[in-house]
Context: one part of a larger RNA
Molecule: large-subunit ribosomal RNA, half B
Organism: Candidatus Pacearchaeota archaeon
RNA sequence: AUCUGACUAAGGGAAUUCGGCAAGUUGGCCCCGUGCCUUCGGCAGAAGGGGUGUCUAUGGAUGUGCUUGACUCUGUUAAGUGCAUUCGUAGAUCGCAGUGACAAGGACUGCCCGACUGUUUACCAAAAACGUAGCCGGUUGCUAAUCCGAAAGGACUUGUAUAACCGGUGAGACCUGCCCAGUCACGGUGCUUGAAAGCCCUUUUCAAGGGGCCUAAGACCCGUGAAACGGCGGGCCUAACUAUGAGGCUCUUAAGGUAGCGUAAUGCCUUGUCGUCUGAAUGGCGACGUGCAUGAAUGGUUUAACGAGGUAGUCACUGUCCCUAGUCAGAGCCCUCUGAACUCACUUACCGGUGAACAUGCCGGUGUCGCCUAGUGGGAAGAGAAGACCUUGUGGACCUUUACCGCAGCUUGUUGCUGCGAUUUUAGGAGGGAUGCAUAGCAUAGGUGGGAGCGCAGAAGCUAACGCUCCGGCGUUAGUGGAGCACCAGUGUAAUACCACCCAUCUCUCCUGAAAUCGCUAACUUCCUUCGGGAAGGACACCAGCAGGUGGGCGGUUUGGCUGGGGCGGCACCCUGCAGAAAAGAUAUCUGCAGGGCCCAAAGGUAGGCUCAGCCAGGUUGGAGAUCUGGCGUUGAGUGCAGGGGCAAAAGCCUGCCUGACUGUGUCCUGCACAGCAAGGGACGCAGAGGCGAAAGCCUGGCCCAGCGACCCCACGUGGCCUUUUAAUGGGGCCCGUGUGUGACAGAAAAGGUACCCCAAGGAUAAUUGGCUGGUCGCGCCCGAUAGUUCAUAUUGACGGCGCGGUUUGGUGCGUCGCUGUCGGCUCUUCCUAUCCUGGUAGUGCACAAGCUACCAAGGGUGUCGGAGUUCACGCAUUAAAAGGGAUCGUUAGCUGGGUUAAGAACGUCGUGAGACAGUUUGUAUUAUAUCUGCUAGGCGCGUGGUUGUCUGAGUGGAACGAGCGUUUAGUACGAGAGGAACGGCGCUCGGGUGCCUCUGGUGUGCGGUUGUCAUGUGGCAGGCCGCGUAGCUACGCACCACGUGGAUAAGUCCUGAAAGCAUCUAAGGACGAAGCCACCCGCAAGACGAGACAACAAAGGCCGUCGUAGAAGACGACGUUGAUAGAGCUGCUGUGUAAGAGCCAAGGCAACGAGGCUUUAAGCACGCAGCUACUAACAGC
Repeated sequence: AUCUGACUAAGGGAAUUCGGCAAGUUGGCCCCGUGCCUUCGGCAGAAGGGGUGUCUAUGGAUGUGCUUGACUCUGUUAAGUGCAUUCGUAGAUCGCAGUGACAAGGACUGCCCGACUGUUUACCAAAAACGUAGCCGGUUGCUAAUCCGAAAGGACUUGUAUAACCGGUGAGACCUGCCCAGUCACGGUGCUUGAAAGCCCUUUUCAAGGGGCCUAAGACCCGUGAAACGGCGGGCCUAACUAUGAGGCUCUUAAGGUAGCGUAAUGCCUUGUCGUCUGAAUGGCGACGUGCAUGAAUGGUUUAACGAGGUAGUCACUGUCCCUAGUCAGAGCCCUCUGAACUCACUUACCGGUGAACAUGCCGGUGUCGCCUAGUGGGAAGAGAAGACCUUGUGGACCUUUACCGCAGCUUGUUGCUGCGAUUUUAGGAGGGAUGCAUAGCAUAGGUGGGAGCGCAGAAGCUAACGCUCCGGCGUUAGUGGAGCACCAGUGUAAUACCACCCAUCUCUCCUGAAAUCGCUAACUUCCUUCGGGAAGGACACCAGCAGGUGGGCGGUUUGGCUGGGGCGGCACCCUGCAGAAAAGAUAUCUGCAGGGCCCAAAGGUAGGCUCAGCCAGGUUGGAGAUCUGGCGUUGAGUGCAGGGGCAAAAGCCUGCCUGACUGUGUCCUGCACAGCAAGGGACGCAGAGGCGAAAGCCUGGCCCAGCGACCCCACGUGGCCUUUUAAUGGGGCCCGUGUGUGACAGAAAAGGUACCCCAAGGAUAAUUGGCUGGUCGCGCCCGAUAGUUCAUAUUGACGGCGCGGUUUGGUGCGUCGCUGUCGGCUCUUCCUAUCCUGGUAGUGCACAAGCUACCAAGGGUGUCGGAGUUCACGCAUUAAAAGGGAUCGUUAGCUGGGUUAAGAACGUCGUGAGACAGUUUGUAUUAUAUCUGCUAGGCGCGUGGUUGUCUGAGUGGAACGAGCGUUUAGUACGAGAGGAACGGCGCUCGGGUGCCUCUGGUGUGCGGUUGUCAUGUGGCAGGCCGCGUAGCUACGCACCACGUGGAUAAGUCCUGAAAGCAUCUAAGGACGAAGCCACCCGCAAGACGAGACAACAAAGGCCGUCGUAGAAGACGACGUUGAUAGAGCUGCUGUGUAAGAGCCAAGGCAACGAGGCUUUAAGCACGCAGCUACUAACAGC
């Protein structure tokens, strides 16, 4: 120097900054006074003013002591006199200042959010989050619901619907719209579906098994519920300017967003538009509404009060800033003592290049004597931590759900625990009874068989009652009655009386069951208890088994691959053709062009026959093009489907007969180049049985190359074999064949989130820098259409072409994932030029002035402010100008931390959800003592063959200056005028640099004033506060950086002058020409190893001591008795402002007393400075 803490600053006053962060202002008490708004309580200490000390006197009040008196005498009261507290009044008085120190709100105005006090992430978030009173919904009747537990048991609760629990919203005010299609909840109903148990059937018997019947919950169906989860449209047209669209049409939905609010904590576009605040506003506020994507208890809109919440403005105030300076304390520094940690090869320069593409170490060059100290933080892609981002892992963990598979729980049925009885219904069995209507037929014929009889042991008929009914009749019972009914005939499929058996339906009785309802008590449960029992419930419930439903409440898991990172997209994941593919074969890309996941009983086999497309000529309707005739016609046609390769007495077209689209078995090829490998595919044989053909012969589907699929399980087969004590049947097993499929196609059974995250690995792979490239970007050149009245080239410069740069954005994925800190700002340095200004030139559509274009030129300069985190961009006002870039998008072991990019929270949107969003918003830890190197300074040693002193200057640094304004030239040159220069001279200003402190200003433990307290005094209370201030240090102050000159040049201007008899600034030669280059100017400098020169000298230097013009330590300088080096003393200067003591005065007061004033006193005190003085210490020495 710097840091930490503290203090003060002229002028300005937030210009600082993300942001008034920090600091400052204000501050106590008393009095006056106090707006909007309001839930009338508040707001409010609103705001804004005034006062405040001390002394003297005096008045009131309160408490209390004492003395005297009175009275209604434990007391009250009056007078007097004290003490204490307190409120005033008047007068006096001092200071810059009186809550004198300490203590002690800055205020106001808008908006957002949340009503409020409160709570929260112990250790980065205090908030808008949570809670809250209030509001709403739901569950629950007590052995309650809810919750904990395996259970026993327990909480709520010894509470009882004014209660308990669960959920939502969140004071108050005004309100809370539409939708029940989806999901969920609740209710209902039974055509359907629906398990076990039960029952029935079945497998020759038994059984496992199979089928059926019955059937609970559930599903389905029908409703209800949105302060349940949730949701709340599109197109077209239309009014007499235009615009807009009250209105209309149409599609569509469960319904189409109502009231409100609205560019918002929600609006992408967006800095929307308008107004207002400002000089200027990506800001604030007020409006508008075209609301990407507002909206009504996932509450909407408001709202007084409140808030360490967010945001904007105003006043006051200030070192936040312009622009820094000074001071104090503690560190730092020095001495002494003690003494870690991190880190870990090192003998550790710079530039350029190279290189795994940013090297102290390699290559080339340059520099460099050795060592130490203080500082700095550029580098060591510094240390710290096996990157938290990203990818990968057949890694993990939590979380979610309509992922997969399960499990609790709940629920329903059934069985057991489990008993008694009644009623009703019902199933089966046994027994009895009744009924049975097509038409025809007398008429109500169930079927078959027997049958010629049956009937006084009572037929038909009649009366009454009952039942059935096809409304005709039939039946039963009781009474009466007293003889008929069949056969025959006729009708009809069938003939009748009577008897037997059977079918269907109905009914009665009994038995065995079942279901429902009701009753009981003894199992069982609860409560009470005198412990004996009683009361209530009750075969229910509980509990247990089995079965159905429901079931992220819980558990275990999965959630593919390729990929110019991953995701999204796509399929390049199986197969075929062509190109790529480079004349064998093979060959990649998310290369290019196309296809397949079939089809055909003929579109197959064979035999025979035929020739196509197209063109020409002819020919009725008839045409360019129909059918017909003739000719030409090597493939241009056709070949089921892509492409390629093929094909003419055919592989194409037509016809005949057929099924070889056959069985068994084998070899080879392909699939899969040169290793292995399945399914599939193909070619060629042999055997058998066939087809066609006269025959040779052809035929194991289709002109060829795509058209496809394991194990296990299952099914099928006129199949084969084995087995079941023999045979048969049946069953079982094996083999063969066929079918059902895995398209992620050599074939798991499978959804998501993670920003709360974890692990492993990766620079095999992304986001930042770098490398390469340079499409894009920036800049330039060529051409010269157009414009420029004429005229391409004063200026403009289309369509095109060619380059350069490596500041944009990309591509790539080379380096880095055992870690290179990421945007912007601040600070500070340097470089480039494609020059914004300043300097020098040229052209001009250059009169002047002002411009435009181009050339040279990088010395210097290139600023302030507003809003936004911004870079950028925009704006206001200046300016000579407000140029562009690089340096790991220079710069985080330099600062900041506003943005991005963690954990909290909110809005919009998306998602069922967990959650997500290059959408928004608020909040949120920035480590460290520097080893090496570099740099800035300061020393020591050695070398330069002694010492000391004075120099030179190779080299090196500098900008030491840069710019403007005014004035003069000059109202001149120029110009019709309007206007209006220059060369040169002078002055001033701004910026920069160096030095200084006379002035001005700041600071300034020196003096004075003053408060409280320690009794007084002295002094203390972080320098108590206040005023002034010397020296020093300083800027806001002062001075200087002058006038300029020389040399070589750039662009440019010229002279002479050829090549090229001319011309020509050039070739030889010569002259000019810039803020630029080199000097003149100011520093450093002989470690300049080339170590220099000169002078003097025999010594010199150091230690030591007193010190400062010097200073971190060293160093440097002064002095050391032959002495003023420091201290001390004296005198003076300077600062402050008149000490103590004494005397006098002083408002008053009876006095005592008395703040204070005046004089003594320009006093007293004091650091520093100057001078003087050896009083002290510089002695003695090494």